The RNA shown here (Glycine riboswitch aptamer) has 117 nucleotides. The sequence was found by an Rfam model in a public genome assembly. Its mean pLDDT, the model's own confidence on a scale to 100, is 77.
RNA sequence: AUGCCGGGCGCGUGAGAGACUUUCGUUUUUCCGCGCGAAAGCGCCGAAGGGGCAACGGCCGCGACGGGGAAUGAGCGCGGCGCGGAAACUCUCAGGCGAAAGGAGCGCGUUCCGGAC
Numbered sequence: 001a002u003g004c005c006g007g008g009c010g011c012g013u014g015a016g017a018g019a020c021u022u023u024c025g026u027u028u029u030u031c032c033g034c035g036c037g038a039a040a041g042c043g044c045c046g047a048a049g050g051g052g053c054a055a056c057g058g059c060c061g062c063g064a065c066g067g068g069g070a071a072u073g074a075g076c077g078c079g080g081c082g083c084g085g086a087a088a089c090u091c092u093c094a095g096g097c098g099a100a101a102g103g104a105g106c107g108c109g110u111u112c113c114g115g116a117c
Stems, first nucleotide, its partner, number of pairs: 004115004008110006018042001020041007043097003049093001050091003056084002058081006
């Protein structure tokens, strides 16, 4: 230097679920309706973020390994733990339920950052 891994940035792709109900506010000279915003209610979704855990690991206690006394270590068995432990699983706190926006992940690019050889 090229390439590899992770991150950042840019572009593309990217699912699910009520354009639900009520009340209040707002634009208008006024009223009503629509729209928009907020709150409440009921019904839903899981793919921002966050929580939970299986195998396994760690730690602690107990038990047997011919008999008695003392000491000690590994393995094995049994029991325990506010211990570690992944996901697209699960919870639905947060977020979301027309479009837009957002969106895990994936692909491409990158004169940026870090790492290994």